């Protein structure tokens, strides 16, 4: 030089001009005005995992069910990551994983071939019965297993990301969870169940509660305000450790809408702006993407 693996970084930037909205102060009886800061993401996206939170309190036992499968480590916590073995793929840096058990048992194995799950075709022999035109020829049973056909044919075959068996683990629902607050109305009619025990967070059984509960019909209200954001948080510096991660120190505080807020002009720079907007919060995978930087590595051409 070119071609690649792998990890990290950024997601227009300043400047002007008008325009939004939480918050915080300050004035205002309110409407609002003025000033401070501050304002979508590396995937917010799929909802596909785990979780924290919040309720039920059955988070008690069992059966179903579910789910993970090599070893070790890391986390809250996982089916995630991170180190190893193995097995595949690559020239290689390096990817990827569906990883226990085929002697517990069934299931399957296209097409090919007589015949694919325990057997088994032909040719040839032997034994019985029947029948002949006396050459044989039907039929049942016993040894026998050629050649060819396919991945695989008298087998300790293949296949569990088939069903299963083993070995670990697993309460449910979920911010439309929850809580306060106000208002309104019909403490309604009908039917069924229930101290012989209803209802009770997936099914069923037992346990354990200990009063209503279930279905139509039909009326009234869907309205404020809380959960709502300081986090298993980020960033630097050190120690530990191959790493994933962890510790200890010093620094920062960054959206909280509630039909949902950052938009438009201009100027100049540049990597000429792709995929694409939070809605209780994180950890993850997993899909889409114009481009640009930086590290480490690996093959391949020249040159010295």
């Nucleotide at each position: 030089g070119a071609a690649g693996u792998u990890a990290g970084c950024c997601a227009g930037g300043c400047a002007g001009u008008c325009g939004c909205u939480g918050c915080c102060c300050g004035c205002g009886c309110a409407a609002g005005c003025g000033g401070g800061g501050a304002g979508a993401g590396g995937a917010a996206a799929g909802u596909c995992c785990g979780g924290g939170c919040u309720c039920c309190a059955u988070a008690g036992a069992g059966c179903a069910g579910g789910a993970u499968g090599c070893c070790g480590g890391u986390u809250a916590a996982u089916g995630g990551c991170c180190g190893g073995c193995c097995g595949c793929c690559g020239c290689g840096a390096g990817g990827c994983g569906a990883g226990g058990a085929a002697u517990a048992g069934g299931g399957c194995c296209a097409c090919a071939g007589a015949g694919a799950c325990g057997a088994g075709u032909a040719a040839a022999c032997c034994c019985c019965g029947g029948u002949u035109u006396c050459g044989g020829c039907c039929g049942g049973g016993g040894u026998g297993g050629a050649c060819g056909u396919g991945a695989a044919a008298c087998g300790c075959g293949g296949u569990a990301a088939c069903c299963u068996c083993c070995a670990u683990c697993c309460g449910g629902a979920g911010c439309a969870a929850g809580g306060c607050c106000a208002a309104a109305u019909a403490g309604g009619c009908a039917g069924g169940c229930u101290g012989u025990g209803a209802c009770g967070u997936u099914g069923c059984u037992c346990g354990c509660c200990g009063a209503g509960c279930c279905u139509g019909c039909g009326g009234g209200u869907a309205g404020g305000c809380u959960g709502c954001u300081u986090g298993a948080g980020c960033c630097u510096u050190g120690g530990g450790g191959u790493a994933a991660c962890u510790c200890a120190a010093g620094g920062c505080c960054u959206a909280g809408a509630g039909g949902a807020a950052u938009g438009a002009c201009u100027g100049u720079c540049c990597a000429c702006g792709a995929c694409a907007g939070a809605a209780c919060c994180c950890g993850g995978c997993u899909u889409a993407u114009c481009g640009g930087c930086u590290g480490a590595c690996u093959u391949c051409c020249c040159c010295c």
About this RNA
Bacterial RNase P class A from Sulfuricella sp., 304 nucleotides, folded computationally. The gene name in the source record is rnpB. The sequence is in RNAcentral, with records from ENA and Rfam. The prediction has a mean pLDDT of 77. The organism belongs to Sulfuricella, within Bacteria. Its Rfam family is "Bacterial RNase P class A". The family's RNA type in Rfam is ribozyme. Its family is annotated with tRNA processing, dimeric ribonuclease P complex and ribonuclease P activity in the Gene Ontology.